């Protein structure tokens, strides 16, 4: 420099156009429970990399950018 993949709570991951709240686990935080601490219940806060297009509606699909990753000369 061509090409390809990835990018979603604090980690890892699901979710591939519409359903009042973007799910789970692990963590964090609060209550219960215990004499206390674990461990157990029960609650709760926390995420769509950026910019634009399409659509009646975009985490998702298109087009560019970033960064990671990995092919190639």
């Nucleotide at each position: 420099g061509c090409c390809g993949c990835u990018a979603u709570c604090g980690u890892c991951c699901a979710g591939g156009g519409g359903a009042c709240u973007a799910g789970g686990a692990c963590g964090c935080c609060g209550c219960c429970c215990u004499c206390u601490c674990a461990u157990g219940g029960c609650g709760g806060a926390a995420a769509c990399c950026c910019g634009g297009g399409u659509u009646c509606g975009a985490a998702u699909c298109c087009c560019g950018g970033u960064a990671g990753c990995g092919g190639u000369a």

Overview
The RNA shown here (transfer RNA) has 73 nucleotides and comes from a Candidatus Dormibacterales bacterium. It matches the Rfam family "tRNA". Rfam links the family to the GO term triplet codon-amino acid adaptor activity. Rfam describes the family as follows. Transfer RNA (tRNA) molecules are approximately 80 nucleotides in length. It is annotated as a transfer RNA. Model confidence (mean pLDDT): 81 of 100. NCBI's taxonomy places the organism under Bacteria, Bacillati, Candidatus Dormiibacterota, Candidatus Dormibacteria, Candidatus Dormibacterales.